């Protein structure tokens, strides 16, 4: 100076910390919507979900089928690559949280402002 991301800025203070603006998230009526749950749970943040072959294990057990977990691959979808659109190329498809419980939701209530990186081209 830029990239992903809400994750920035300002004021007071020696600091710890406190407050505000802005951005982001959750809970929460009526009307409306709903076939799902009540231990094969359910839900939230996030792009991070789904499908298939093969292999291993579990279960079963004479054996097989079905089911579950994991692994190597291949796809579809989604997301990112210096405002935006299209094409191509490349990359990711994680992680975490609530704790039996939550549709939406005005008033109202609560929470976060981290962390990690260094730039792909063409046409408009």
């Nucleotide at each position: 100076c830029g990239c992903c991301g809400a994750a920035u800025c300002c004021g007071c203070g020696g600091a710890a910390g406190c407050g505000g603006a802005g951005c982001g998230g959750g809970g929460g009526a009526a009307a409306c919507a709903c076939c799902g749950g009540u231990a094969a749970g359910g839900g939230g943040c996030g792009c991070a979900u789904c499908c298939u072959u093969c292999c291993u294990u579990c279960c079963c057990g004479u054996a097989g089928a079905a089911g579950a977990a994991g692994g190597c691959a291949g796809g579809a979808g989604c997301a990112g690559c210096a405002a935006c659109u299209c094409c191509a190329g490349c990359u990711g498809u994680a992680g975490c949280c609530c704790g039996a419980c939550a549709g939406c939701u005005a008033a109202c209530c609560c929470c976060g402002c981290a962390g990690g990186c260094g730039c792909u081209g063409g046409a408009g």
The RNA shown here (c-di-AMP riboswitch aptamer (ydaO/yuaA leader)) has 124 nucleotides and comes from a soil metagenome. The sequence is in RNAcentral, with records from MGnify. Its mean pLDDT, the model's own confidence on a scale to 100, is 79. Its Rfam family is "c-di-AMP riboswitch aptamer (ydaO/yuaA leader)". About the family: This family represents a conserved RNA structure found upstream of the ydaO and yuaA genes in Bacillus subtilis and related genes in other bacteria.